[in-house]
A computed fold for a 74-nucleotide RNA from an archaeon, annotated as transfer RNA. The RNAcentral record of the sequence draws on ENA. It matches the Rfam family "tRNA". Rfam's curators write: Transfer RNA (tRNA) molecules are approximately 80 nucleotides in length. Model confidence (mean pLDDT): 81 of 100.
RNA sequence: GGGGCCGUGGUCUAGACGGUUAUGACGUCGCCUUUACAAGGCGAAGGUCGAGAGUUCGAAUCUCUCCGGCCCCA
Numbered sequence: 001g002g003g004g005c006c007g008u009g010g011u012c013u014a015g016a017c018g019g020u021u022a023u024g025a026c027g028u029c030g031c032c033u034u035u036a037c038a039a040g041g042c043g044a045a046g047g048u049c050g051a052g053a054g055u056u057c058g059a060a061u062c063u064c065u066c067c068g069g070c071c072c073c074a
Stems, first nucleotide, its partner, number of pairs: 001073007010026003019057001028044005050066005
C1' cells in the first nucleotide's frame, strides 16, 4: 500500500430480511425470606447501537467517509 471480518447498557450477547417500547444472561441497587450470610423470589436503574453524513415517510439494519480492534496478501 491492497483486501476481508468486527464495533449494540459495567461485561458477554440477540436483533442485521428497514417498521410497535433494542433481546437475554451475568453484574449493580431496593424489598421479601434468614439470628446472619449464601441461595431463592419480586422489582428497579443502566444503551443516545464506535463518530459523522447520505438515502428513505421511517435506519442498530442500506450507502459513503473517518476512528478503533483482529486477520490475510505485498